RNA sequence: AUGUUAUCACGAAAGGCAGAGGGAAUAGACCCAUUGAAGCCUUGGCAACCCUUUAUUAAAAAGAAGGUGCUAAAUUCUACUUUUUACUGAGUUUUCAGUAAUCAGACAGAUAACCU
Numbered sequence: 001a002u003g004u005u006a007u008c009a010c011g012a013a014a015g016g017c018a019g020a021g022g023g024a025a026u027a028g029a030c031c032c033a034u035u036g037a038a039g040c041c042u043u044g045g046c047a048a049c050c051c052u053u054u055a056u057u058a059a060a061a062a063g064a065a066g067g068u069g070c071u072a073a074a075u076u077c078u079a080c081u082u083u084u085u086a087c088u089g090a091g092u093u094u095u096c097a098g099u100a101a102u103c104a105g106a107c108a109g110a111u112a113a114c115c116u
Base pairs, nucleotide, nucleotide: 003114004113005112006111007110008109013043014042015041016040017039021032022031023030026079027078028077029076044071045070046069049067050066051063052062053061075108080105081104084101085100086099087098088097089096090095
């Protein structure tokens, strides 16, 4: 790096340096930002993937020292395939198109553990 599995609508601050961007990629939106973005340092906190204890043939419960991770907004929203509904237009024996919403899945991404 590729791959596999699991989770991703909950949760969680302040100080210093710094000085203009940031919210993954592409596109469209929207939001945050000199009342200080990104990044770096220090100390907190959240969570419970690994871990510890206990339990179990089912995957539970507790803990939080250690290894990560995280600490604006659903992975900020949408894009691909579909379910359902409403409205509008065309058509007519029950269909197509557009707009808006909605269910599920996929793609991509993030994190952890593991294999090669």